A computed fold for a 1486-nucleotide RNA from an uncultured bacterium, annotated as small-subunit ribosomal RNA. The coordinates come from a structure-prediction model, not an experiment, and the mean pLDDT is 84.

[in-house]
RNA sequence: AGAGUUUGAUCAUGGCUCAGAUUGAACGCUGGCGGCAUGCCUAACACCUGCAAGUCGAACGGCAGCACUGGGAGCUUGCUCCCUGGUGGCGAGUGGCGGACGGGUGAGUAACGCGUAGGAAUCUGCCUCAUAGUGGGGGACAACUCGGGGAAACUCGAGCUAAUACCGCAUACUAUUCGAGAGAAGAAAGCAGGGGACCUUCGGGCCUUGCGCUAUGAGAUGAGCCUGCGUUGGAUUAGCUAGUUGGUAGGGUAAAGGCCUACCAAGGCGACGAUCCAUAACUGGUUUGAGAGGAUGACCAGUCACACUGGGACUGAGACACGGCCCAGACUCCUACGGGAGGCAGCAGUGGGGAAUAUUGGACAAUGGGGGAAACCCUGAUCCAGCAAUGCCGCGUGUGUGAAGAAGGCCUGAGGGUUGUAAAGCACUUUUAGUUGUGAGGAAAUGGUGAUUGUUAAUAGCGAUUAUUUUUGACGUUAGCAACAGAAAAAGCACCGGCUAACUCUGUGCCAGCAGCCGCGGUAAUACAGAGGGUGCAAGCGUUAAUCGGAUUGACUGGGCGUAAAGGGCGCGUAGGUGGUUAUUUAAGUUAGAUGUGAAAUCCCUGGGCUUAACCUAGGAACUGCAUUUAAUACUGGGUAACUAGAGUAUAGGAGAGGGCAGUGGAAUUUCCGGUGUAGCGGUGAAAUGCGUAGAUAUUAGAAAGAACACCGGUGGCGAAAGCGCUCUACUGGACCAUUACUGACACUGAGAGGCGAAAGCUAGGGUAGCAAAAGGGAUUAGAUACCCCUGUAGUCCUAGCCGUAAACGAUGGAUACUAGGUGUUGUGCAGUUCGUACAGUAUCUUAGCUAACGCGUUAAGUAUCCCGCCUGGGGAGUACGCUCGCAAGGGUGAAACUCAAAGGAAUUGACGGGGGCCCGCACAAGCGGUGGAGCAUGUGGUUUAAUUCGAUGCAACGCGAAGAACCUUACCAGGGCUUGACAUACUACAGAUCUUUUAGAGAUAAAAGAGUGCCUUCGGGAAUGUAGAUACAGGUGGUGCAUGGCUGUCGUCAGCUCGUGUCGUGAGAUGUUGGGUUAAGUCCCGCAACGAGCGCAACCCUCGUUUUUAGUUGCCAAUUUAUUGGGCUUUCUAGAGAGACUGCCGGUGACAAACCGGAGGAAGGUGAGGAUGACGUCAAGUCAGCAUGCCCCUUAUGUCCUGGGCCACACACGUGCUACAAUGGCGGAGACAAAGAGUCGCAAACCUGCGAAGGCUAGCUAAUCUCAUAAACUUCGUCUAAGUUCGGAUUGUAGGCUGCAACUCGCCUACAUGAAGUUGGAAUCGCUAGUAAUCGCUGGUCAGCUAUACAGCGGUGAAUUCGUUCCCGGGCCUUGUACACACCGCCCGUCACACCAUGGGAGCUGGUCAUACCCAAUACCGUUAGUCUAGCCAUUCGGAGGACAGCGCUUAAGGUAGGGCUAGUGACUGGGGUGAAGUCGUAAC
Repeated sequence: AGAGUUUGAUCAUGGCUCAGAUUGAACGCUGGCGGCAUGCCUAACACCUGCAAGUCGAACGGCAGCACUGGGAGCUUGCUCCCUGGUGGCGAGUGGCGGACGGGUGAGUAACGCGUAGGAAUCUGCCUCAUAGUGGGGGACAACUCGGGGAAACUCGAGCUAAUACCGCAUACUAUUCGAGAGAAGAAAGCAGGGGACCUUCGGGCCUUGCGCUAUGAGAUGAGCCUGCGUUGGAUUAGCUAGUUGGUAGGGUAAAGGCCUACCAAGGCGACGAUCCAUAACUGGUUUGAGAGGAUGACCAGUCACACUGGGACUGAGACACGGCCCAGACUCCUACGGGAGGCAGCAGUGGGGAAUAUUGGACAAUGGGGGAAACCCUGAUCCAGCAAUGCCGCGUGUGUGAAGAAGGCCUGAGGGUUGUAAAGCACUUUUAGUUGUGAGGAAAUGGUGAUUGUUAAUAGCGAUUAUUUUUGACGUUAGCAACAGAAAAAGCACCGGCUAACUCUGUGCCAGCAGCCGCGGUAAUACAGAGGGUGCAAGCGUUAAUCGGAUUGACUGGGCGUAAAGGGCGCGUAGGUGGUUAUUUAAGUUAGAUGUGAAAUCCCUGGGCUUAACCUAGGAACUGCAUUUAAUACUGGGUAACUAGAGUAUAGGAGAGGGCAGUGGAAUUUCCGGUGUAGCGGUGAAAUGCGUAGAUAUUAGAAAGAACACCGGUGGCGAAAGCGCUCUACUGGACCAUUACUGACACUGAGAGGCGAAAGCUAGGGUAGCAAAAGGGAUUAGAUACCCCUGUAGUCCUAGCCGUAAACGAUGGAUACUAGGUGUUGUGCAGUUCGUACAGUAUCUUAGCUAACGCGUUAAGUAUCCCGCCUGGGGAGUACGCUCGCAAGGGUGAAACUCAAAGGAAUUGACGGGGGCCCGCACAAGCGGUGGAGCAUGUGGUUUAAUUCGAUGCAACGCGAAGAACCUUACCAGGGCUUGACAUACUACAGAUCUUUUAGAGAUAAAAGAGUGCCUUCGGGAAUGUAGAUACAGGUGGUGCAUGGCUGUCGUCAGCUCGUGUCGUGAGAUGUUGGGUUAAGUCCCGCAACGAGCGCAACCCUCGUUUUUAGUUGCCAAUUUAUUGGGCUUUCUAGAGAGACUGCCGGUGACAAACCGGAGGAAGGUGAGGAUGACGUCAAGUCAGCAUGCCCCUUAUGUCCUGGGCCACACACGUGCUACAAUGGCGGAGACAAAGAGUCGCAAACCUGCGAAGGCUAGCUAAUCUCAUAAACUUCGUCUAAGUUCGGAUUGUAGGCUGCAACUCGCCUACAUGAAGUUGGAAUCGCUAGUAAUCGCUGGUCAGCUAUACAGCGGUGAAUUCGUUCCCGGGCCUUGUACACACCGCCCGUCACACCAUGGGAGCUGGUCAUACCCAAUACCGUUAGUCUAGCCAUUCGGAGGACAGCGCUUAAGGUAGGGCUAGUGACUGGGGUGAAGUCGUAAC
C1' cells in the first nucleotide's frame, strides 16, 4: 500500500466482498510447563446455609458462665457443695465512638447527572494550632428482683440502683446568638497513673502527669449550593408553561433561591430545535486509524445513582441510611390462625435464564479501616491459594552424525521420482516434568531492659531519641540452588481454483456436497469426499459474533449534481450567511508570552527490579483543553469620519408577438335559403359504413355563427418562468443606448412565508363553426376493446373560482471578477460612413483549460469567491402509515421489512435492422429444358419385425458412407459350439511339416485310417511351423466426434484476414484497410499520419486452341499383292523442345494517372477456354464404423467359430433419377462419321450351332500392332395418320441362357405371350450465358455374377436470351440505430395459475405507558387543640413552665373510578410487493 466482482473487451460511476488490528468472548479439534493478568456482558430473577461491623471494664451498675485465689462444710487426701468480687476477666444491660467508611450493582437518569473552568450565601465528628474553663447540686430509667399475658416474636405492672446517661444553678470580658443601642441569653464529666509536704471521717482530700469534657477562634479534610461551556437519535414530536416568569412581605434551611405561602404584575422557553418520544450511568481512558475521526466505557481510578417495589421521616458532624426504623404492595417462610419473621446489586454457594463466566478455601503474616491508653479484638476490605489455554509473555517436546538414498506409503512417460537425513543405527546433552535434599526475601513494628532528654516538687508516670533483647509468615512441600536416572513423559490445527503462501491421485457424477466474494459439481473436479505431498501458524489452530480500518462509500483534512444518484418550474423578499475604497479608534475574533489548572494510573521517552519477556517501578515528557493576565494590531468584526469604481435616481432617445381592458377586419370551414344541373359523391393500400333521384357532389348569389389569424416570418424579437403573432385607440411593466448631474455601499444570495405557474381535470353560468377523448358503425386481423375510414359527446372558447403538476429541459440555480480568436445576426451610439469601433443581446466554429468520454469553451461544463437547493447501490417506492393542502381527481412531506450483486453512464469492436448509400453473383428479369401428376428404379422417414445392424438430418442428410448386401461381406437376429482364445509377443515341453480318404453332424467340429520325415549348420545347434500347459495378455464395428489426432463439408474461389514500426486515444481500440476513380479482384492509380510487410487475389502448374523444330513404330502416305513385303516421313497423327498475347500498337474518353471504349494485325484480345489450387476464421458442423487414439465398460463374453435368417418387409409420406405420354415421332430396309478407355485368374477375332441370351472350337494380344467394338442421334427409302394407337412399356405367364458350392426368400440376360398407368402435369420449385443448355450414344471403376436407370469420364449434333438492377435470395464495402454479445432462432413486458416469504388495511381483542379529573387515604413531618397523663426547674405548695399521649388540619404513597393520548402484540378477511430451470395468453419496449 491494495485486491476480487457489472462488459465480448474498455474507461469512469457505484455498491457488495476480502487481506489487518482488536475482544471480559463463545463453539469445534487438540493440549507439556511456568510467570503476569482476567473471569454472569443474559434475569436490578428468586434465594437454603455460613460468614461480611464491631469495639471500649482506663464511662457505669453489675457479674450468668470461665480461670486462679481465700475461707467454710461434707469428708472416700482429692473430689463435691457453699460463701467472699479478691485477682484475671466478662454474657446480657446503661453509656461512648463506629454501623454515612470499606464492599456490590448500573435499574433509573438526556440532568448542573457527569466533564471542564469559575463563583458566594454555608456546615464540617475524629485531627492540628491557639485562648479560656472544667465550680457546685438534683431527680430518674435499664440491668436486677417479684408478679402477669403470649404458640412465638415479644410485652405489661410493681419495686431497687450507677454513670463520661439526664436536668437545673454558678461563671463566660473582646469571642457566639439576639438587639439600633443600652443590654440580655447561653457550657462542662470525669477516668487512669504517681506522690513530697499538709489535712483526713482513713474512703480520701490536695498536688501533679496523661487521656477526656465545655466554650470560642483559626487551619486542614470532607460535604452542600450556584454559574459559563461541552455532553445520543427522532420534526412522520412545533408549539410548551400557571408556582409557570418576575417583584414585595413572611416562613423555612447549615446556606442563596418560588424552596414554601400570601398579594401584585403577565411574564418565561422555542427553528442556534422548546415540549414530547426512544435510547443511555458519565469521565480518565480502551480499541482502531497516517491523522482528522469512528466505535466503546469490562478490569484499575474519579464522580453519580440504587439497595425486593413505592413513600416517609428519626437519630446523627454527616443518611432520608445495602447487612437501621415506620407504613403500603408483591413474594417467601413460621403459626397453637390470634399473630409474627425476611430482603446476597457484600464473599462463597444454589436454582433459573443463557452460546457463556470460578471455591459454600486459608489468613489477618503484610497494606489499610473501626474501637481501645494499650495489649488486643473485629475486618469475605485486603493478601494468598484453588478452578479455566480466557488473554499476554517466556520455555520445552531434543542435539550432532547418518545414503543401502532401507522398508512402507503416494505418484509414474515403468527408467524412476517423492516422503527423505526424515527414520533406523552411532555419539552426545538433560532445560521442563519426576525423586531426594538444601533454602532466601516479603518483618517494619509491638513488648521487655538500659541510657539521654522534656514535663514535674519528684530519681513516679507519661512523651521523644537511642542501644540491646524476645516474639510474629496465610502463601509454603515458596522462589532459588544441588544431586540422581533416562531421549526418557510432552504436537496439533487450518488451508492448498483466483483474491492468497501451498498439487497430484482415487472416489463421486448438477448427486452427495462446498462457498467470504467471484463461483465449483451434469464421467478425466488442483474448488465436493478420502489419501499422499505441500503451505501457514503453533500449545494452540480454525469458525462464529462484534468494533475500527481498508471506505476519499457522509469527503473539516477529503466527494459530487449536462448525460452515471443529484439544480428547487420561476420571481419577489424575511431571518440568516457574505460583502467596495480611505483614515482613525477599539481589541471581540486572531497572534505571542506568563500564571493557574488539566487527579493518579494509562500511552510515549530514559533508567531500575524480577535469569529474559510479559509484568512491576522511578524520573521526564505529554495531556493538543479551559481560565486569568500582559502585549501586538496586519487581516476580520464593532464605533466614528469621509470617498465613488458596486447599486440606485433624474434627463434625451429609439426597438419590441411584454401585460391587461374595450372595439374592428378579411380569407377559409360549416350550416341555412334560392338559382343552374344530373347521377353519383366521399373515402382507402384495397374497400365498406356514410351522403344522394325527397336532387347530393359540383357551381353561383345571399344570410348566420363560432374559432383561429395565411403571406411578412427570420437558430428574428419580448418576457422571471409558464408563455406571447390580423389590425387600431388609450392604460401599463421591464430592458437597452447616450448625456451630464445627484444619493453615497443603499449590495449579493435567500431557510420559512407570500406570489406567478403549459396542458389535462373540477365547480357555476354562457357559448359551440371546426377539431375531437368516450361511444357507435365499417374495415384489417388468428383475435383487434388498436393503428385506417364514416359519424360523434364531454372538452377545446368566454366569465368567476379551484387545481399546482410536466422530458415545467440548456435534463446545466443565482451573483461578481478574470482568461485567445473567427463568422453571422438584433437594438442603440461614435466615426473622415464599402473599412472600422463601443455597449447590450442572440447564434455558430474553435485556442488554452476542463471532462469518464461525449462534449463545454467570454452566453463555460475554464479559473476563483459568496449564498441557496439537492445526491449517497438496484428493486421494494415516490409506495405504506402519519400529518397537511384540495370539492374531487389528487398534490406535498416520505419510510421499513424483505430481496439482488449488481443496476446505471460514455465510448469501442462485432452482430442484427420489414435503416440508408455503392457494388457483385443464373440472384431476379429475358429465355431454353425440367421437377411437382403416371409407371418403375433408388435413398430416407414412418410402421412392422426375432432382426429389419450402424451412421448421415435445413441450405451443407436423403442414387449419401456403399467404386456394387444371394453365402462371404455383416457389424443385426435365432440356434449350435470354443475359452490364453480366430489374431500378436514372451516361457516350458513335445512333435515334425503337410497332404489324402472314410464315418457322424446343418456346419463348426469330433473320431479313425493312410501317405509323408522338410530348411541352414562351424554338427554343438539354429530359424520357421504345429500341438499341449501356465501366466502376463489377446480381442471388442461396445460408449463418448461434447476428451482428441487426421481428414472432410460449408460460408466461398467470396475478397477479404492480419502484422511490424510510427502516429492518435487514459483505454478497449483507431489509423494503415477510409476517401476520389478503376477492376473479376484490398486489381491498379491519385490523395492522405502514415510507411512498409505477410497470408489470400493474380501469375507460376496441367489440359485444350495456332505454329516451328526434332523424332518416326504399332501411326500416316503412295505403289503392289489374295495375303505379304519393301520404300518414304510432305501431310494427318503421336510427343519432346520452342514460339505466341503484353492493353504491346493506333484513335477517343479520363485528372498529363490507373483504366475504359473503339480499331488494326493475329489461330487466339483484354483473366483466350477449362482444371488443379480454398486466406484468418465460423458452424462444440461430420466422422471413435476407414485409420489412429485418451478415458470408461465386457473378459466361459459386449470376444470368437458355424448354419439359417435379416439388412430386399409395406396402409403411407418425401427426395433424387429413368422411361414415357408420341408424327421434330414409332417401326422396317439401306448408308455414314468419334473420342476416351479396358484387357493374361483377362479381352477374345474369324468360323460353326442357336430366333436370341449364349454355346462350341480356337487365332491374336502384357496392347498407337490384337480384342472389347456395329457408336447413336444423323442421312435416305418405305410404312403408320391422331387412335390409349404400329405411342407407352409396367405387370404377369411360359420356355430358356449365364455366373456361382448355392439364384426360394433375393441376381442378370434372352425368346414368345400379356399390354397397366400415362394424352405434357395444381400450389410450388430446380438447372443453365456457348461448344453452354438441350439431345445422342460410347467407356471405365467396383465386380464370380448383378439390382448401374447410379457414379466417374468421353466424344457427336447443337440453340435461345440478358432491357436492366425496382423487387426475392446470398455476399462485399461505407454509414446509422441498438437495452443484442449464446450476438434477432437475441433480448424482454404485463395479467392469470401454483408454492413460499416479509409487509399495509381490518370488525375487533389483549397488554404496557403517560398525563388529567374525582374518590378513599396508611405512616410521617409540620401546624393546631388543651381531653388525659406528667421525675428533675420555679413556686406564695394552689399551681406554673416544659413534656408525652390523644383529637383535628395540610401535604402525600399505594389503591379505586372516569374519559383520553401514545405504543406493542394478536385478528376472520383483504390489498399490493418480493422470490421461485423448463405452466397459460398475447408481444408493450430495445
The RNAcentral record of the sequence draws on ENA. Rfam family: Bacterial small subunit ribosomal RNA. Rfam links the family to the GO terms ribosome and structural constituent of ribosome.